């Protein structure tokens, strides 16, 4: 320079077009004399940013930011 993969809640991580799973963390119960562990409940996502297709886009195309590897 030129190639190619990734970006999703605090965090980890699924979801190949029909309204985003699980844990973990935190919050709040209950059990304990009090933690921990366990049990229950309940909270968090305009999906890096714009367009685009489409009845519908986290999913498909295009830019454009950012990380990470090859090559030279």
């Nucleotide at each position: 320079a030129a190639g190619a993969a990734a970006g999703u809640g605090a965090c980890a991580g699924a979801g190949u077009g029909g309204u985003g799973a699980u844990g973990u963390g935190g919050u709040c119960g209950g059990c304990u004399u009090g933690a921990a562990a366990c049990c229950g409940a309940g909270u968090u996502a305009u999906g890096g940013g714009g367009g685009g297709u489409u009845c519908a886009a986290u999913u498909c195309c295009c830019u454009c930011c950012u990380u990470u590897c090859u090559u030279g």
Transfer RNA from Lophius litulon, 72 nucleotides, folded computationally. It matches the Rfam family "tRNA". Rfam's curators write: Transfer RNA (tRNA) molecules are approximately 80 nucleotides in length.